[in-house]
């Protein structure tokens, strides 16, 4: 100096915010959703669970 490996921290997994657990990343990284030739159209606040917010339906009061 360079590559690897481990640990203890970072950053991230299609729109907020906590909690847990799990993936990937090493700063020209992980990420950053689908379908149509345009117009435009669809699913979803999760990665997964579980709450709260915010949004859409429907019934009550």
């Nucleotide at each position: 100096u360079u590559g690897c490996u481990g640990c203890c921290g970072g950053g991230u997994g299609a729109u907020g915010g906590a909690g847990u657990u799990c993936g990937c990343c090493a700063u020209u990284a992980a990420u950053u959703g689908c379908a149509a030739u345009u117009a435009u159209g669809c699913u979803g606040a999760u990665a997964a669970c579980u709450c709260c917010u915010a949004c859409u339906a429907a019934u009550u009061u």